[in-house]
This is a predicted structure of a 528-nucleotide part of an RNA (small-subunit ribosomal RNA, 5' domain) from an uncultured prokaryote.
RNAcentral holds the full RNA, with entries from ENA.

Context: one part of a larger RNA
């Protein structure tokens, strides 16, 4: 010089885009941050409609009949999102390979969807507890659960052989059939269900190279390296176990200490290289500590379970809750770091056919000059070079066109007024598929009506008044651009070096002038 997630001092007008506990991964009050699905199931706790009954006319009471839906059984999500860097110096993370592997939803084509059974929660009736909650009995559905049947492919054995599915729900029509005249069956549509294949995507595993310090750490290893047999796994493998054999690593740094999440990237530099990993992207690990496993495609699970631990909280002393390294917030640490804020409208996730519900993901906002850009704080004329202040050699110099005055403009800022941008969803059209059907459902299309902004008192754009509401910060002794005066007297102080200051200090202090930056200036601090 450039640079920062910065900090302090002093000092501040406005706008967009960014960023904002780097310390205690110390401990947390509230509150919100993961649900949905009644088009899988019994069903009806609250609400609203209907009917039907009482009425003291305020209104109560039955009926799941409907619209919803507590609670509860069942599905799929709760293994993404979001946090944070404590541990890891190791296949953890870059890069190139690779084979012995799974893969929920998604897509592509393939075969199927037959016909039984027995529970259980809810609900009800009974106990037991302070409270978490629990125990009995009797009932009861499914798309929960279990058999059977059927298997081209499928799996195991490789000669027979032998195993192993499956579930429905919802809308339409009445062409053909039934009865109680619109249900049922049927057909049909739409979404699911089950067995095998291939693919997408994701995730498991192996191998080579790379990747801090320190030898005042030199030897380190027994499941220790390899071989067999033999379990486990999705899957290779000392991944475990038995037995055999004695291996393996290691001055090309093993062991052991010590320090670290890694990358892409960022900051400097002409490169080379050095530093460094905030934000935003990928990986990785971790979720009070420490183990464990269950469930499932996926987890050894941040807002799930067990079990020890420490801490909090409750308690009738038997016995229970609890886990902000999500968002906001609070102690506390600390030189220091925000709102207990609005909204699903957009994007994007999850449920659901859908409508539509959730979503502190995200998308506004709100505080902070923390940064980096832009703009503003007036234009022009204006010497009687006023007046004041400084300084003088007392003549006059400077401050200075600076100010006043006279004239223009009105950005931004206040005040008023207009006032977008897009993507969804329904209907009607058109068109195509499926069908018996222009029913119905699905796909396209885009013509066309309806509806739909948190930000929003937006931007932007017109209008009004008036220079009106907007300048400071370090520094002027050489490096370094900028000088006198006063005041002090090796005192007070100054200083990055050098060094000033003991009675004319351009170096302390305070004025006057000046320089260099300006909404910022300096100072630490840290890299290059």
């Nucleotide at each position: 010089g450039a640079u920062u997630g910065a900090a302090c001092g002093c000092u501040g007008g406005c706008g967009g885009c960014a960023u904002g506990c780097u310390u205690a991964a110390c401990a947390c009050a509230u509150g919100c941050a993961a649900g949905u699905c009644g088009a899988g199931c019994g069903g009806u706790a609250a609400c609203a409609g209907g009917c039907c009954c009482c009425u003291u006319c305020g209104g109560g009471g039955g009926c799941g009949c409907u619209g919803a839906c507590g609670a509860g059984c069942g599905g799929c999500g709760g293994a993404c999102g979001g946090g944070u860097g404590a541990g890891u110096a190791a296949c953890g993370c870059g890069u190139a390979g690779g084979a012995a592997u799974c893969u929920g939803c998604c897509c592509a084509g393939u075969a199927g969807a037959g016909g039984g059974g027995g529970a259980u929660a809810g609900c009800c009736c009974g106990g037991g507890g302070a409270a978490a909650c629990c125990c009995g009995g009797a009932u009861u559905a499914a798309u929960a659960c279990c058999g059977c049947a059927u298997a081209c492919g499928c799996c195991c054995u490789a000669a027979g052989g032998g195993g192993g599915a499956a579930a429905g729900u919802g809308g339409g029509c009445c062409u053909c059939u039934g009865c109680u005249u619109g249900c049922a069956a049927g057909c049909u549509c739409a979404c699911g269900c089950c067995g095998a294949u291939g693919g997408a995507u994701g995730a498991g595993c192996c191998u080579a190279c790379g990747u801090c310090c320190g030898a005042u750490u030199a030897g380190c290893u027994u499941g220790u390296u390899g071989g067999u047999g033999g379990g486990g796994u999705a899957a290779u493998g000392g991944c475990c176990u038995a037995c055999c054999a004695a291996g393996g690593c290691g001055a090309c740094g093993a062991u052991c200490g010590g320090u670290a999440g890694c990358u892409g990237g960022u900051c400097u530099g002409a490169g080379a290289g050095g530093a460094u990993g905030a934000u935003c992207a990928g990986c990785c690990a971790c979720a009070c500590u420490g183990g464990g496993a269950c469930u499932g495609a996926g987890a050894c699970a941040c807002g799930g379970c067990c079990c020890a631990g420490a801490c909090u909280c409750c308690u009738a002393c038997g016995g229970g809750a609890g886990g902000c390294a999500g968002c906001a917030g609070u102690g506390g640490g600390g030189a220091a770091u925000a709102u207990u804020g609005g909204a699903c409208a957009a994007u994007g996730g999850g449920g659901g056919c859908a409508a539509c519900c959730c979503u502190g993901a995200u998308c506004c906002a709100g505080c902070g000059a923390u940064g980096c850009c832009g703009c503003g704080u007036g234009u022009g004329u204006g010497a009687a070079g006023a007046a004041g202040g400084c300084c003088u050699u007392c003549g006059g110099g400077u401050u200075g066109u600076a100010a006043a005055a006279c004239u223009c403009u009105u950005u931004c800022a206040c005040c008023g007024g207009u006032g977008a941008a897009g993507g969804g969803u329904a209907c009607u059209g058109u068109u195509c598929g499926c069908u018996a059907a222009u029913a119905u459902c699905g796909g396209a299309u885009a013509a066309g009506u309806a509806u739909u902004g948190a930000c929003g008192u937006u931007a932007c754009c017109c209008a009004c008044a008036g220079a009106a509401g907007a300048a400071g910060c370090a520094c002027c002794g050489g490096c370094u651009a900028a000088c006198u005066c006063c005041g002090u007297g090796c005192c007070a102080g100054c200083a990055g070096c050098c060094g000033c200051g003991g009675u004319a200090a351009u170096a302390c202090g305070g004025a006057g002038g000046g320089u260099g930056c300006a909404a910022g200036c300096g100072u630490u601090a840290a890299u290059c």